The prediction has a mean pLDDT of 82. The RNA shown here (small-subunit ribosomal RNA) has 1507 nucleotides and comes from an uncultured prokaryote. It matches the Rfam family "Bacterial small subunit ribosomal RNA". Rfam links the family to the GO terms structural constituent of ribosome and ribosome. The RNAcentral record of the sequence draws on ENA.

RNA sequence: ACUGAAGAGUUUGAUCAUGGCUCAGAUUGAACGCUGGCGGCAGGCCUAACACAUGCAAGUCGAGCGAGAAAGCACUUCGGUGUGAGUAGCGGCGGACGGGUGAGUAACGCGUAGUAGGAAUCUGCCCAGUAGUGGGGGACAACAUGUGGAAACGCAUGCUAAUACCGCAUACGCCCUAUGGGGGAAAGCAGGGGAUCUUCGGACCUUGCGCUAUUGGAGAAGCCUGCGUCGGAUUAGCUAGUUGGUGGGGUAAAGGCCCACCAAGGCGACGAUCCGUAGCUGGUCUGAGAGGAUGAUCAGCCACACUGGGACUGAGACACGGCCCAGACUCCUACGGGAGGCAGCAGUGGGGAAUAUUGGACAAUGGGGGCAACCCUGAUCCAGCCAUGCCGCGUGUGUGAAGAAGGCCUUAGGGUUGUAAAGCACUUUUCCUCCCUACUGAAAGUGCUUUACAACCCUCGGCUAGCCGUGACGUUACCUGCAGAAUAAGCACCGGCUAACUCCGUGCCAGCAGCCGCGGUAAUACGGAGGGUGCAAGCGUUAAUCGGAAUUACUGGGCGUAAAGCGCGCGUAGGCGGUAUUGUAAGUGGGAUGUGAAAGCCCCGGGCUCAACCUGGGAACUGCAUUUCAAACUGCAAAACUAGAGUAUGGUAGAGGGAAGUGGAAUUUCAGGUGUAGCGGUGAAAUGCGUAGAGAUCUGAAGGAACACCAGUGGCGAAGGCGACUUCCUGGACCAAUACUGACGCUGAGGUGCGAAAGCGUGGGGAGCAAACAGGAUUAGAUACCCUGGUAGUCCACGCCGUAAACGAUGUCAACUAGCCGUUGGGGGUCUUAGUAUCCUUAGUGGCGAAGCUAACGCGAUAAGUUGACCGCCUGGGGAGUACGGUCGCAAGAUUAAAACUCAAAUGAAUUGACGGGGGCCCGCACAAGCGGUGGAGCAUGUGGUUUAAUUCGAGGCAACGCGAAAAACCUUACCAGGCCUUGACAUCCAGAGAAGUCGCUAGAGAUAGCUUCGUGCCUUCGGGAACUCUGAGACAGGUGUUGCAUGGCUGUCGUCAGCUCGUGUCGUGAGAUGUUGGGUUAAGUCCCGUAACGAGCGCAACCCUUAUCCUUAUUUGCCAGCACGUAAUGGUGGGAACUCUAAGGAGACUGCCGGUGACAAACCGGAGGAAGGAGAGGACGACGUCAAGUCAUCAUGGCCCUUACGGCCUGGGCUACACACGUGCUACAAUGGGGAAUACAGAGGGCCGCGAUACCGCGAGGUGGAGCUAAUCCCAGAAAAUUUCUCGUAGUCCGGAUUGGAGUCUGCAACUCGACUCCAUGAAGUCGGAAUCGCUAGUAAUCGCGAAUCAGCAUGUCGCGGUGAAUACGUUCCCGGGCCUUGUACACACCGCCCGUCACACCAUGGGAGUGGGUUGUACCAGAAGUAGGUAGUCUAACCGCAAGGAGGACGCUUACCACUGUAUGGUUCAUGACUGGGGUGAAGUCGGAACAAGGUAGCCAAGGG
Repeated sequence: ACUGAAGAGUUUGAUCAUGGCUCAGAUUGAACGCUGGCGGCAGGCCUAACACAUGCAAGUCGAGCGAGAAAGCACUUCGGUGUGAGUAGCGGCGGACGGGUGAGUAACGCGUAGUAGGAAUCUGCCCAGUAGUGGGGGACAACAUGUGGAAACGCAUGCUAAUACCGCAUACGCCCUAUGGGGGAAAGCAGGGGAUCUUCGGACCUUGCGCUAUUGGAGAAGCCUGCGUCGGAUUAGCUAGUUGGUGGGGUAAAGGCCCACCAAGGCGACGAUCCGUAGCUGGUCUGAGAGGAUGAUCAGCCACACUGGGACUGAGACACGGCCCAGACUCCUACGGGAGGCAGCAGUGGGGAAUAUUGGACAAUGGGGGCAACCCUGAUCCAGCCAUGCCGCGUGUGUGAAGAAGGCCUUAGGGUUGUAAAGCACUUUUCCUCCCUACUGAAAGUGCUUUACAACCCUCGGCUAGCCGUGACGUUACCUGCAGAAUAAGCACCGGCUAACUCCGUGCCAGCAGCCGCGGUAAUACGGAGGGUGCAAGCGUUAAUCGGAAUUACUGGGCGUAAAGCGCGCGUAGGCGGUAUUGUAAGUGGGAUGUGAAAGCCCCGGGCUCAACCUGGGAACUGCAUUUCAAACUGCAAAACUAGAGUAUGGUAGAGGGAAGUGGAAUUUCAGGUGUAGCGGUGAAAUGCGUAGAGAUCUGAAGGAACACCAGUGGCGAAGGCGACUUCCUGGACCAAUACUGACGCUGAGGUGCGAAAGCGUGGGGAGCAAACAGGAUUAGAUACCCUGGUAGUCCACGCCGUAAACGAUGUCAACUAGCCGUUGGGGGUCUUAGUAUCCUUAGUGGCGAAGCUAACGCGAUAAGUUGACCGCCUGGGGAGUACGGUCGCAAGAUUAAAACUCAAAUGAAUUGACGGGGGCCCGCACAAGCGGUGGAGCAUGUGGUUUAAUUCGAGGCAACGCGAAAAACCUUACCAGGCCUUGACAUCCAGAGAAGUCGCUAGAGAUAGCUUCGUGCCUUCGGGAACUCUGAGACAGGUGUUGCAUGGCUGUCGUCAGCUCGUGUCGUGAGAUGUUGGGUUAAGUCCCGUAACGAGCGCAACCCUUAUCCUUAUUUGCCAGCACGUAAUGGUGGGAACUCUAAGGAGACUGCCGGUGACAAACCGGAGGAAGGAGAGGACGACGUCAAGUCAUCAUGGCCCUUACGGCCUGGGCUACACACGUGCUACAAUGGGGAAUACAGAGGGCCGCGAUACCGCGAGGUGGAGCUAAUCCCAGAAAAUUUCUCGUAGUCCGGAUUGGAGUCUGCAACUCGACUCCAUGAAGUCGGAAUCGCUAGUAAUCGCGAAUCAGCAUGUCGCGGUGAAUACGUUCCCGGGCCUUGUACACACCGCCCGUCACACCAUGGGAGUGGGUUGUACCAGAAGUAGGUAGUCUAACCGCAAGGAGGACGCUUACCACUGUAUGGUUCAUGACUGGGGUGAAGUCGGAACAAGGUAGCCAAGGG
C1' cells in the first nucleotide's frame, strides 16, 4: 500500500432563472506546418482480409535401411579392406509448435465460477511402476532397361534392405462377454568385453538408446452447465429435427449429432425471431469517485490463411509455407497441358493524411531433429531508418555602464532593447579527433585429467576440483589524454476568456476567428516591425476520447407559468403494502476456505552516474463459489387481531344518469279584422319589405327550439358535462349509532369503457340562429369587419369519429404541519325560547394568511410545505408533431414517430424606460371665443432647381430658407479665365550687402521690370549692436484643402417644462425600489398633512437690472413756484432748490389685517387700506440630460493631404444668371380712404476721417458756405398717425404704383455687367385672395412714425424707441405639445419600433416518383465436382487359410445418400440513381399586402368545417 472534488465566455438596456453552444485539463500506434544538438528506453500500415517480382522463414536423423561413392587418412597378405564431409530414395520424429492477421462471429465465442468425475473422454514426446522384447513370411521405392511428354510429371518390366508391411507363439495386467468363454503385441541399433561357442560375419554377456502391453502422474486437448457480455419494437410473434421419448447408428466421448417410429411440444414483453454493428479478456485513457470511452504494443483465449466445399494422414488438423475438387485472378506452354497463393521476415505496386532495411547473428534465451558433435530456426537477440512518444543532458560561466553603436518609441527632455553585446578572466558536459584498456551478457557449455561407486577392467553418466577454448552487437558502453567558446534555438501567442502593448501599412478591402466577435482613415483583434509572454529540441494546428457536463442526474436533475401530468375512469401483469406471535433462512450481516494467471496500477526496497527503464518482495484485484454463525428488518409458511378496506340498519341533500308525458312566455309563419304610408337598417347609407295595403294593433291557428325570474366563487358528477314541471327505472356521496368480515388494500405498462364542439353515414325534423353563397355598403383594393337575405348544420333516432387553451396549463392514493372570515349538506350542546342566536363536530366549496417552499410570480390543511407508494412525461431553438413505415377510420384524419440540414441562441419571471387609434388627473394662444395676417397680385429678399468658365462655401421638419451676411460695383472673395512669384504676402534662425525711405521717366491690363533724383539716420566700451531693406542656402512658412462621425469652445432645441439626483437607512437573491408614491394645494418636487424613511444637492422661487409711488441728498448744460431785471418773443439774466427731470441712497407689498371655506394645516375666495395685492409689469438668468443637432469657413486643435502648388500676387469676370417651385417680407386692391392746405404732441439714440445750423442757389435729389458742438449746452431733427378744412364719389378711379423712355444728383480710382436718390413722362397686375395655414390675452394685438449698428455709397431686413390704442376667453369634448400616477407590451436604434405569409431569384439537404442498377436474404425446383458412408452382379488381386479348386480380405470401376459452385422462378429487405414534383432551410438593401405584439385599431388563442 493511496489524499479526494475550482471554473469562465455567450441570450438582456440591465436582472435572476432555465437552457444550449464554446473554452481552460489530461491523453494518442497519430498526421500536417515551421524548426532541429546529443544520448537512453520504448513504439512504428489504424486505410485495400488489395495484388504481389525476388530472397529467406522447417527441418533433421547414416547410432533404422539398401545403394553409390571423390579427395584425404589408416591398415594391407598389395587383391584390397576400413574410415570418410555429405547425398536422392525407403523409414522415424517434427511439420497441429513457433510467427502473422482480425475478415467472420452477438455465439458456451469470450470472461468468471462450477461439475472432487454426482462427466460420458482422449493424450505422441516426458516422469514413475509392472510385464515383455520369441520365431517366421511376402513385398515396394531407390537402382537398371525400355518408353511417353515442350514441361510438370509419368508408364511398363526386372532386382533389393529395414526400427517399412503381415501372420504365428506368448499374455501379469488390458479389452469383450450370454460369466461358460473369447480376443489382442513387439524391432532392433550402437559402444565395450573375460570365459565359452563360431560358418569368423558373430553368437553370448553387459551398458545405453529404442520397441510392445498396461497402470499412475505431469502437461495439453475435446465436451457440458450457472451467471455476465452493443444498438434497434418504425423487427411481435418464432420453430417440423422443431421439443421430448423409445430403439439404433456414429464419435475418443454425453447428446436430434444422425436415422426409424411415437407424442405435440419448445422459445418469447425478464424482449424470442429479424436487422445493424463488433473478435473477447487481463488491461489502456479519463474521472474525486461512481462511471464513460477503448481493446495498438505485452499476456491469455478464439477465429482465419486467395474464395467456397471436402476429407486423408496423424497422439493431435479437417492443417498459413500438406492433398483433392469448384471459382476468380496471375504466370509458363511446343496449345496437347501445367504452375501459384507474403493476414511469416524484408521488399514492390496500389490505396491513403500516414507508418521503417530486399541488414547481422544463432553469441544469449527458446524450439525441432540427433547418443552426440552438430544442423535448422526472418522465433529470438542485435544493428539500420523516423523528434512518433517518455526521460535525461547541453547550446557556456563570472565580471563588465561610456548605460556604446544600431533598432523601436517619444510629451523631443528622454525611455527601451540592456549586463544584453563588445572587452577581460575562466570552464570543457556535448561535438570533432586520438591513444590505451577493464567489467558483463558465459557457464548451468565443452574437452582432458584425477578420485570414488557400479563384481573387476573399460566405456558412459553423475558429483567435486583444476585447466583450455568460444561474442552478432562491436571502430560498443565506459575510462584517459591534447586543443579550443570552440559544434548547437526555435515555435506559438500578446481584444476578453488567458500570462503578455506600442508604431507603421491597409480602409467592411485584403484578411482574422475556439466562442463572443474584429476590419467602412487614428485597428493593443488584419499584415509588418520593435518590445513582451509562454513552452523549449521542440512548438503550434487538425483529428479523436474522457473531463469540466449535476446538459441522462445510481452516487446526483426535473414536470403551475421555462421542455415536461396521458382528457377521465375501470382494471390485468408488475411494483409496493397494517398490528402481534412462532418457525424458516431466500434476501441481509459477520467469520473461515478456495479461486481471482503473469505483466500492469499502488507501497517498500534494489540496479543502470539520475530519470525514463529494468528488477525483488508486498498490498490490491472492490468478484465468484463453498461452508459456518446470527435472526433485527424484508420474503416465505402457519395460526391470530381490528385502527386500513368493506357489509348490514336508520336517515339527508342534490340541474347525477335514462325513459315517458305535460306546461306557459317569446320569435316566426298562416287566416281574418281595424288602419295608412312608410317600415327596416346604419357611423352615415343602400340592398330588402310596402298602395297587389307593409310596419303598427286585435283575434284565432300551426310548428319547432330553448326553458326568464328563482340563481348564489350555490349543488351533483370520474371527466366531458348537467337548469321548466310530473311519473317510472337507476348510479354515487354524506351523517349517526351499533353489529359483522378480517388486510379482502394502493397504484397500474399493455387492455378496455366513457369522452364538448365541429365533422361523416342512414332516416326524420326544421321556428329561430347561421359556415358556404348572393346582394348592399366601406375601401387604393375588401374574396373581411357593418347591413339585408340565406343553404348545410344546429334538434331527434341509430352508427362512426376520439380530438380541444379536454386548464387548477397542477397524475392517483395515504400521513403529518399556526390561525382568521364566509358558504352548502348532516349530527350534537347551551341560552332564551319554539322566530332565532351562539358553541362543538363532520363532509364539501371559497377568501386572506403563519412557518415552509419557489427563479420570481405566487402556493400555503383543496400545498406548489414535510414525507411515503406507484404510473406517465422532459433533455437547446428551428426542421416537425412533419416524412417514411405500422395500426385505426367510410372519409376528414387520428395515433406511434425520425433524419439530413441550419442557428447561437430560443425561453420564463420580474425591473427601468419608451410607446399605445389604454385609463385617470393637470397645464400651455393647444383648441374654443375674438382681432389682424399668410396662401391669389406686383416688387424686395433667401432657398431649391436649372444654367454657367465660375454662378465659392455652409445651414435642411419643428429647431434651414430678410439664416452665417450689423451692408458682394473694385476690395471683401474663399469661385472662374488669363498673366506672374517660388524660403515665398506673414514668423524665427544663419551668412553677405545696404540706412530706412523717396522724386521722376519709360514699358505693361496690372502684378512687375528698367533707368534715375534726394537721403546717409539711432546707441556704442568703436569691436559692434537694435530696427528696416535686398541677395543666398536650408530648416521652415502657407493652405477658407479634408474629417463637426477624432475634438475644445460657442450655440440651437425639448423648455423657464418642473423636473433630475445623492448620502445613510430599510425592502428585494438581483436589476432595482423606497425617499420623489398618497390626501390637499400651487405658476412651481410651491407648501402642508400623512408616511421606512431621515436628510441633502442641482433646478423652482428669492438675491440682480428696468419700470410704477413716496422720501432724503445733490443742482449743471436740465427746471422756474415765489422775488427781481429784460425782450417783439424765448429761464434770456440775477437769483432760487419748491416742482419736473437727472442720479445716488432709502421706504414700500409681507396673505401683514378682516370675514368665509378648508383638516385647528398649507392654501383659496371676498374685502379694507394702498401708487401698486396675492409672482404688480418686463428683462437677464436655462437643472440632469436628448438630438454622433449646428459650426474644422469666427477662433483653437489631433490625424490625413498639397509644397515652382490645393501656397502667394495682379487684371477682368462671377457670387446680381432665369422656363420654374417654395419660405419670409414690403406695397396695395381703397372713402375708418387718396390728394391739397393749416395746426399740435414724443422717446430713445448718434456725432471730430464726424454731426453740420443761420444764410444763398436748385421744382427736387442736392450744391455753396462753415456758426456751434468732443455734446442734459451745438447738430442730425421737420416726428407721423391725430386734429381742422377743401376736394374726389365707387370707377381699374385723383385707388395702385410695377415696368419703360428721357433728364439729373450724390458717393466713390471706377456705378456697363451691378448702387441709392431726384424730376418729367409712362401707368402693368391687383376689386380682399382655393385647399390649407400663422401671430396675439393689455398698454397686448392692430396701426403710426423716429433712431441706431453695419457703412465711401447702398435697408421693404435687423435691433431699439415712443404715439394712438382694441376685441374675446363659455369652457377643456376634440387637434398639437408637455407633466404626474396607473395599465398592457413579442418595443430597448425604444412605434419613423417589432414583425407574418404568398410571389420572384440563388444555393443546400430531404420526401414522393414511371422506373433502372447493385448488395443481402427467404421459399420452391434443377444441378451435382471432389470426398465420405452404404450397396455391388464388372475388372484386378503378394503375405492368411487351403493339397488343389478356391476362400477370406483388399483395390479399381459402377451405383445410392449427403453436399459446394452454378442455374430458374417468386418474395422480403437495404443502398445508389431517376424526367417530373412536394414542402423545408439559408441568403445587406426585390414585389404585394399588413396577420400578430398597445383595446395592434374586428381582443387574442385552441379544435373542427368551409372559402